RNA sequence: AGAGUUUGAUCCUGGCUCGGGACGAACGCUGGCGGCGUGCUUAAUACAUGCAAGUCGAACGAGAACGUAUUCUUCGGAAUACUAUUAAAGUGGCGAGCGGGUGAGUAACACGUAAGCAACCUACCCCUAGGUUGGGGACAACCCUGCUAACGCGGGGCUAAUACCGAAUGAUGCAUCACUUUCAUAUGAAAGAGAUGUUAAAGAUGGGUAUUCUUUUAGAACCUAUCGCCAAGGGAUGGGCUUGCGGUCCAUUAGCUUAUUGGUGAGGUAACGGCUCACCAAGGCUGCGAUGGAUAGCCGGCCUGAGAGGGUGUCCGGCCACACUGGGACUGAGAUACGGCCCAGACUCCUACGGGAGGCAGCAGUAAGGAAUAUUGCGCAAUGGCCUAACGGCUGACGCAGCAACGCCGCGUGACUGAUGAAGCUUUUCGGAGUGUAAAGGUCUGUUAGAAGGGAAGAAUACGUCUAUUGGAAUACUGAUAGGCUAUGACAUUACCUUCAGAGAAAGCUCCGGCUAACUCCGUGCCAGCAGCCGCGGUAAUACGGAGGGAGCAAGCGUUGUCCGGAAUCACUGGGCGUAAAGGGCAUGUAGGCGGGCUUUUAAGUCAGAAGUGAAAUGUAUCCGCUUAACGGAUAACCUGCUUUUGAAACUGGGAGCCUUGAGAUUUGGAGAGGUAAGCGGAAUUCCAGGUGUAGCGGUGAAAUGUGUAGAUAUCUGGAAGAACACCGGUGGCGAAGGCGGCUUACUGGCCAAACUCUGACGCUAAAAUGCGAAAGCGUGGGGAGCGAACAGGAUUAGAUACCCUGGUAGUCCACGCCCUAAACGAUGGAUACUAGGUGCUGGGGGAGUCGACCCCCUCGGUGUCGAAGCUAACGCAUUAAGUAUCCCGCCUGGGGAGUACGAUCGCAAGGUUGAAACUCAAAGGAAUUGACGGGGGCCCGCACAAGCGGUGGAGUAUGUGGUUUAAUUCGAUGCAGCGCGAAGAACCUUACCGAGGUUUGAAAUGCAGUGGAAAGCUCUGGGAAACCAGUGCCCCCUUCGGGCCGCUGUACAGGUGCUGCAUGGCUGUCGUCAGCUCGUGUCGUGAGAUGUUGGGUUAAGUCCCGCAACGAGCGCAACCCCUAUUCUUAGUUGCCAUCAGGUAAUGCUGGGAACUCUAAGAAGACUGCCGGUUUUAAACCGGAGGAAGGUGGGGAUGACGUCAAGUCCUCAUGGCCUUUAUAUCUCGGGCUACACACGUACUACAAUGGCCGGUACAGCGGGUUGCAAUACCGCGAGGUGGAGCCAAUCCCAAAAAACCGGUCUCAGUUCGAAUUGGAGUCUGCAACUCGACUCCAUGAAGUAGGAAUCGCUAGUAAUCGCGGAUCAGCAUGCCGCGGUGAAUACGUUCCCGGGCCUUGUACACACCGCCCGUCACGCCAUGGAAGUCGGUAGUGCCCGAAGUCGCUGGUCCAACCGUUUACGGAGGAAGGCGCCGAAGGUAAGAUCGAUGACUGGGGCGAUGUCGGAACAAGGUA
Repeated sequence: AGAGUUUGAUCCUGGCUCGGGACGAACGCUGGCGGCGUGCUUAAUACAUGCAAGUCGAACGAGAACGUAUUCUUCGGAAUACUAUUAAAGUGGCGAGCGGGUGAGUAACACGUAAGCAACCUACCCCUAGGUUGGGGACAACCCUGCUAACGCGGGGCUAAUACCGAAUGAUGCAUCACUUUCAUAUGAAAGAGAUGUUAAAGAUGGGUAUUCUUUUAGAACCUAUCGCCAAGGGAUGGGCUUGCGGUCCAUUAGCUUAUUGGUGAGGUAACGGCUCACCAAGGCUGCGAUGGAUAGCCGGCCUGAGAGGGUGUCCGGCCACACUGGGACUGAGAUACGGCCCAGACUCCUACGGGAGGCAGCAGUAAGGAAUAUUGCGCAAUGGCCUAACGGCUGACGCAGCAACGCCGCGUGACUGAUGAAGCUUUUCGGAGUGUAAAGGUCUGUUAGAAGGGAAGAAUACGUCUAUUGGAAUACUGAUAGGCUAUGACAUUACCUUCAGAGAAAGCUCCGGCUAACUCCGUGCCAGCAGCCGCGGUAAUACGGAGGGAGCAAGCGUUGUCCGGAAUCACUGGGCGUAAAGGGCAUGUAGGCGGGCUUUUAAGUCAGAAGUGAAAUGUAUCCGCUUAACGGAUAACCUGCUUUUGAAACUGGGAGCCUUGAGAUUUGGAGAGGUAAGCGGAAUUCCAGGUGUAGCGGUGAAAUGUGUAGAUAUCUGGAAGAACACCGGUGGCGAAGGCGGCUUACUGGCCAAACUCUGACGCUAAAAUGCGAAAGCGUGGGGAGCGAACAGGAUUAGAUACCCUGGUAGUCCACGCCCUAAACGAUGGAUACUAGGUGCUGGGGGAGUCGACCCCCUCGGUGUCGAAGCUAACGCAUUAAGUAUCCCGCCUGGGGAGUACGAUCGCAAGGUUGAAACUCAAAGGAAUUGACGGGGGCCCGCACAAGCGGUGGAGUAUGUGGUUUAAUUCGAUGCAGCGCGAAGAACCUUACCGAGGUUUGAAAUGCAGUGGAAAGCUCUGGGAAACCAGUGCCCCCUUCGGGCCGCUGUACAGGUGCUGCAUGGCUGUCGUCAGCUCGUGUCGUGAGAUGUUGGGUUAAGUCCCGCAACGAGCGCAACCCCUAUUCUUAGUUGCCAUCAGGUAAUGCUGGGAACUCUAAGAAGACUGCCGGUUUUAAACCGGAGGAAGGUGGGGAUGACGUCAAGUCCUCAUGGCCUUUAUAUCUCGGGCUACACACGUACUACAAUGGCCGGUACAGCGGGUUGCAAUACCGCGAGGUGGAGCCAAUCCCAAAAAACCGGUCUCAGUUCGAAUUGGAGUCUGCAACUCGACUCCAUGAAGUAGGAAUCGCUAGUAAUCGCGGAUCAGCAUGCCGCGGUGAAUACGUUCCCGGGCCUUGUACACACCGCCCGUCACGCCAUGGAAGUCGGUAGUGCCCGAAGUCGCUGGUCCAACCGUUUACGGAGGAAGGCGCCGAAGGUAAGAUCGAUGACUGGGGCGAUGUCGGAACAAGGUA
């Protein structure tokens, strides 16, 4: 620091996901030790049990028991002393408001920070200077007694105090009055000096004895020491109150408030204050967010981050709040009190039913909840707290231990050596490789754990005691200070050290497709499963499961959850808004924000210095202590903040003054569909009336509905009505936008130019608000010609609730009032300034010039277009910015759900504005690129159409296929590009299929071991369908002695036309013999890519030329190759025969010839070479000459990059899988030949351009010894007999046929046609039944030219005619070739099909056989509405009103003081009563939130469902 994921690829936008760090964690697997930390995040749920706050006898009274000892004893016991300055209890003091827990509540001066109190309090502690006099009356405990189940409550009597109450004294206290000084200033404060009034106290302990007294070993007064007490002043500490600033969300919470805001007076408080009350006034808060709702303890800090930020508040520390829930006060220095009280409520427990008791959010612990969180431990030894004079007591604070890998840190599980690279395991190309120095083996070490022994620090300024100094009258005593001695350890079997034995006891977890380090085998077969994202799995899975191996971390490793980061993905640092999400429809304008030039002043912002504060801990740096580290200690810096103060004055702000350039005003002109109202006009349309006139009109792709003989349409005349304003008219004008179009008039808004006269910043923007706002729509009333939703009819269509047609209502128009939305678009907010130009249009002005004008130049405003820089993801924008900057407003933050729901608000309604969530997906999207596609365009080609000829489709047959059938009908091929295809030939064989019968190292191959020898071969016999089995005979081998050869047995292995052509090679088809497909370098582009290859011509052609940021090149095209057409040369047999000779019935038959034909080798020839024209002087085309042939002469071979997972595992080869007495192999028989049907391809026909009969003629390619076979003879014939010749230019197949000549048939199911069937034969073959071909005789179906549709062919072609060959024993209408005869037509490229190039659109890229929308049906999920039902929360009105404070009363009661006198009175107080307030409760009407609800609404998701076909191409109606 980034990475993965949208696409065929690219750039961008944008979300999702990952790698990092962290945790009070939990879960899974695993687990050796130690140190330091941490440990109910949930139910502030309920709690058994124990402990957590007591202490003081030196404040006070009283005072046991057990036990021990002594004495007495009637042996029952009693008394005394000790126990005992005791326990338990009581009065009193101090503490219990600390410490400890929790985070429910709280959005608040609760917290943080900085200030203030001149408005306050502060027990204990410290300092200062004083005091501590003298009296009184009670009440507990205790004793007697009563009630009660209990808790407890009374009545009578006694008693003490540092308890309580008067009195005295008393000031620097307090109150009142008045004064001075110094400060402060809203009040007043401090100091000083006065007057009057007023308020205190308590003693205890130790010691002493000069003096006095008494009850005289002593006590009291008194003296002294210490502690205490009282009143003041001050300090310290702790608290209370006030204020500025700071830190959550929701506006779908916009108004809130009546003690509310202020004043006066009073009360109350420690203290200010509506804190409370009476009266008066009507205020106070709020868009800088009041009120309401939701959530939440706040902070130091902690986590993360480069930082800014974001998240968080566990442990430790500070503050706050709470203590079962709610209310209340008492006591006290302090509480509205966790382990106090009273009341109410809920719950639990006890009960004798009358009534009582309780509060773990203290430490342990229990239950419950939960994914989840520990011991009912030890100790006060240390630190700290309370009490005490002290010893000491108490202390679940605390110190320790226990449990838990919960976290951090450290250590170990051994080290060295060891190659026959052991075994095992895994893998393999079978050679090997890996695990791997790893192990074993050898030599060592000894951490930790184990055992034994030793052994710190944590412990001191104790207490006590001794000494010294000091206080004291004092050598008593005692306090203080200094020094010496002595005691005390929970942890603890501690840490640590030494020794012993022994490698012995100690490694796992996750991952290995990419991100992301790490790969193979097996299993599985879209199953099981994985998955953080992308995605893996459908038979070769590095992604599932296992194994081997590897990678990473390590006593841990993974997973889950949460937070930050990455995320610049809320953007202050640091983003955007033309098309990706995003500019408000437009304007006016309030608050707010921002604001021109100069001078001066101020000092709020700003900057600098200083001071205070910013607790400690944490974090950082350095040093130090635990063996190291974690951990801990010290010091420093930091704490970016706030406050105060001193200064600076540039900038911003404030004050004052001035200026003119921004803005506005004035004057003179100007253009304009700017607005409103009234009036007027002509053309057209429809209607009405009349005339003329006759059969249609109208409408469409074509029609029909409609209209018309009752007279339409057409035409003429006249009239009526409403609406809109042709031409001009224009990327022309005006307006803020919506929008505005005949003419005239009236009223009226804005704009522009020139002049440079005035004001003097008056400006810009704009939440809220207000106004305007197309069309449609709504209300009321008019109007209604045309057009025209709805509707009706006619068409179209599978349907057609549409497109087309005929009608037609609302509406469109007017007036008034609503509605308030649009792709309200430049998809571009407003303002200002700056930044090259060119060229139009429009409105004004100027210059020059002119008689005037045009042209020309300059300038201001508006409106277009092209373009530089710059910007942009690109497209594009570009002085009218999307450039460079400033100011202000609006808006955006993945797609869907959804502009939906709920709420609010506006509206008559329709609906508008505002505007979510659950759930769901990993994308959605923008621009551009390459393709593909289009019922887009342009250009071009092809038997593509057209023009022709002949067919197919109808018939019969042949053949192939589908289907069906079957024991089997083997398998494959399936649009073109399967179907006379593999198959160039299934009776057996072939043969792969079926049935039956056999064989098992096998029918054929190789190796090894063993064994036998002859075996093999041939012959014969028996069984059998054969294979085969059993037997017999003949023969009984060669050798270099290893063996060869053969059989048998065993073992490796063979075999497989079994599967996978979607694992493959090879071969092939197809687009297509179409003209294309690419590369290097350069250039352009961020990039995919483009350019080249496009363009203008031309060609059969990316063929060639020209042009051009391209220049070249390759594979294709063409040419080179073969056949053919012409000629020449050479050669002349088996071919040829012109000339010469011979011969025959005839024939190159013979001699001979080498001319011709021909054969087969080599050459020539054709190249747009020549001429003319056209074109761009090109390429090329057209025409011509010559030529056998003319523009690639004709034909063939030749098939670019690639496409179709095209075909083939059954040609062959081959990976993997399967089979191995069978899926192998042999044999016989059957089947592949079936047959209701359907299709393809052919043959033969339907006849006279013909059939039949007779006669006559002319080919070429080929084949032949397991062969072709002549002459001859036989048979009607197929054929037979026989065998001359030929291994072939020699002989044979071999007859060519159509044609031609003659005859016959005469239009018919025929002398056409031949199927079918019967009979008789021939040939091949082991064998023609299933199932061959052919012949003869007989039979003589269908068929009379073929519906929709469809195929071939452009010249030696189609059509037609025969011939040959491969395969092959036999079998050809098929296939491959050959020649004979031999046409017609092509205007042309509109259309169909296919293809090429360019261009355009695209939401397609599996590429239109694409993509994709909606209803319906089914399943699942979340959610809205809903008669209602249930519950929560906060408030309001009323009722009732506990405890309690306060007020009033107080007839009842009362020790202290006073009076008087013994019984009362007074002062004062208490109970009781009444009243205000008041919690819970009740009641009423609402608000709000949640749950649930028959039914209902839409939404999302789901592999193949239904119906249509809305969108994407002109998507077929843009």